[in-house]
């Protein structure tokens, strides 16, 4: 310095769920709250996966398709970083 990860130490984020508030929704914000998490820090780059305003069809008022929207706490990936036993 890499890798790696303890019945180590110092700390760290924060799931359901409740309020509030932003969105067609999916979902995100902020407060409480803690299910867990060695990157449960960023990033939407490839893959899943959630959603369909708009649009496009239609056997029509039904109903299909679709991401330009979402999810990094679905997993790959690129980056950053505490610590220091084996």
């Nucleotide at each position: 310095u890499u890798a790696c990860g303890a019945c180590a130490a110092u700390g760290g984020c924060a799931a359901a769920c409740u309020u509030a508030u932003c969105g067609a929704a999916a979902g995100g914000u902020a407060a409480g709250g803690a299910c867990g998490c060695a990157a449960a820090a960023c990033c939407a780059c490839g893959g899943g996966c959630c959603u369909a305003a708009a649009g496009c069809u239609u056997u029509c008022c039904g109903a299909g398709c679709u991401a330009u929207g979402g999810u990094c706490g679905c997993c790959g990936g690129g980056c950053u970083a505490c610590c220091g036993a084996a």
This is a predicted structure of an 86-nucleotide RNA (c-di-GMP-I riboswitch aptamer) from Aquibacillus sediminis. The source organism's lineage runs through Bacteria, Bacillati, Caryophanales, Bacillaceae and Aquibacillus. Of the family's consensus pairs, 95% are formed in the model.